Model confidence (mean pLDDT): 89 of 100. Small-subunit ribosomal RNA, central domain from a metagenome, 344 nucleotides, folded computationally. Rfam family: Bacterial small subunit ribosomal RNA.
Context: one part of a larger RNA
RNA sequence: CUGGGCUUAAAGAGUCCGUAGGUGGCUUAGUCAGUCAGAUGUGAAAUCCCCUGGCUCAACCAGGGAAUUGCAUUUGAUACUGCUUUGCUAGAGGUCGAGAGAGGAAAGCGGAAUUCUGGGUGUAGCGGUGGAAUGCGUUGAUAUCCAGGAGAACACCGGAGGCGAAGGCGGCUUUCUGGAUCGAUUCUGACACUGAGGGACGAAAGCUAGGGGAGCAAACAGGAUUAGAUACCCUGGUAGUCCUAGCCGUAAACGAUGGGCACUACAUGGAAGGCAUCUGUUUUCCGUGGAAGCAAAAGCAUUAAGUGCCCCGCCUGGGGAGUAUGGUCGCAAGGCUAAAACUC
Numbered sequence: 001c002u003g004g005g006c007u008u009a010a011a012g013a014g015u016c017c018g019u020a021g022g023u024g025g026c027u028u029a030g031u032c033a034g035u036c037a038g039a040u041g042u043g044a045a046a047u048c049c050c051c052u053g054g055c056u057c058a059a060c061c062a063g064g065g066a067a068u069u070g071c072a073u074u075u076g077a078u079a080c081u082g083c084u085u086u087g088c089u090a091g092a093g094g095u096c097g098a099g100a101g102a103g104g105a106a107a108g109c110g111g112a113a114u115u116c117u118g119g120g121u122g123u124a125g126c127g128g129u130g131g132a133a134u135g136c137g138u139u140g141a142u143a144u145c146c147a148g149g150a151g152a153a154c155a156c157c158g159g160a161g162g163c164g165a166a167g168g169c170g171g172c173u174u175u176c177u178g179g180a181u182c183g184a185u186u187c188u189g190a191c192a193c194u195g196a197g198g199g200a201c202g203a204a205a206g207c208u209a210g211g212g213g214a215g216c217a218a219a220c221a222g223g224a225u226u227a228g229a230u231a232c233c234c235u236g237g238u239a240g241u242c243c244u245a246g247c248c249g250u251a252a253a254c255g256a257u258g259g260g261c262a263c264u265a266c267a268u269g270g271a272a273g274g275c276a277u278c279u280g281u282u283u284u285c286c287g288u289g290g291a292a293g294c295a296a297a298a299g300c301a302u303u304a305a306g307u308g309c310c311c312c313g314c315c316u317g318g319g320g321a322g323u324a325u326g327g328u329c330g331c332a333a334g335g336c337u338a339a340a341a342c343u344c
Stems, first nucleotide, its partner, number of pairs: 004315003007298002012312001014201004021194003025088002029084003033081002035077008049065006091191001092188003095184004103177007110154001114150008125136002162169002206247006215241002220236004258311006266289010293300002317344003326337004
């Protein structure tokens, strides 16, 4: 390479959009490029294969044939594919009408809690732990009441509930805005699927600049514990956590399961609609159990890991190593791409 694979053994890119490419519904006519059939030419010789013959046989050699699965030209076939063309509506999209939702962005507002400040009451403790101590407190703490400030997060509702491509999204109101669903069969008429490169988005931490800083809290300091304790526990505490603008581009970014379409028993729960209202029925979505089938098993099972088709990504023993080197991106941290020697 062929072949076989990718939930857990190596292997699905974090996610989507989309270029080239690959693939593509029903139908009319044309063409005959692919495809199929025939003919002609060519396809050196030797070799291989078959039949003869020559060395006493064989190896070896000679003659004849076949083969040379190919290419070109030409004559035909026209089902399928392609191309051109005529239509269609089952795919896809639009329009109109509904209802659902923590989908996104911005602005404003609210209450509880925490902490701080001022004042009142009040007096010797508070805090913390397994027990303590560091710490705070007679310059009046803790507790309690009143007033004010600040920042961050939104109890209950709240739900194996909902929404989003993923990351993710939760107080309330307003404005702007994306997507999905259902219904009508109202329009377009294959406009589709996937997607190498490419682009956009992308938790947390981290970085740059400027703000902000209540609580929490890497680092750090102290107190304990301990043989030690660079920890676990305690008292503090700075980056950070928050906002704005810009970078970073990674995660057990997980369903460890790429996307699309079709088909293949059921039972049951939830969410959003429609029709019936009668026990229901129908569309979409989220779960649970399970049949056939699949699987090494665990398990999966109409949300497939079943049965098929199309497209992409990825794997090929362990270590060395997701490293070196080169390239490229980044302010940096580092990311992406990605070996070999050697060794078992």
RNAcentral holds the full RNA, with entries from SILVA.